[in-house]
Molecule: transfer RNA
Organism: Tissierellaceae bacterium
RNA sequence: GUCCCCUUCGUCUAAUGGUUAGGACCUCAGAUUUUCACUCUGAAAAUGGGGGUUCAAUUCCCCCAGGGGAUA
Numbered sequence: 001g002u003c004c005c006c007u008u009c010g011u012c013u014a015a016u017g018g019u020u021a022g023g024a025c026c027u028c029a030g031a032u033u034u035u036c037a038c039u040c041u042g043a044a045a046a047u048g049g050g051g052g053u054u055c056a057a058u059u060c061c062c063c064c065a066g067g068g069g070a071u072a
Base pairs, nucleotide, nucleotide: 001071002070003069004068005067006066007065010025011024012023013022018055027043028042029041030040031039048064049063050062051061052060
């Protein structure tokens, strides 16, 4: 240089173009407990950036950025 793959809450991981963007861990609050821990309930938290197609995009297309791989 060329080609391929990946990018979603703090972390990991789901989501046939129509999902309230779900779950687990973590965090916070409450309940329980003399206190802590455990347990239970609840809350907060995310689609890498830009553009396009579409009534509607996490999903399809293009460009860019970052990461990984193959080849020389």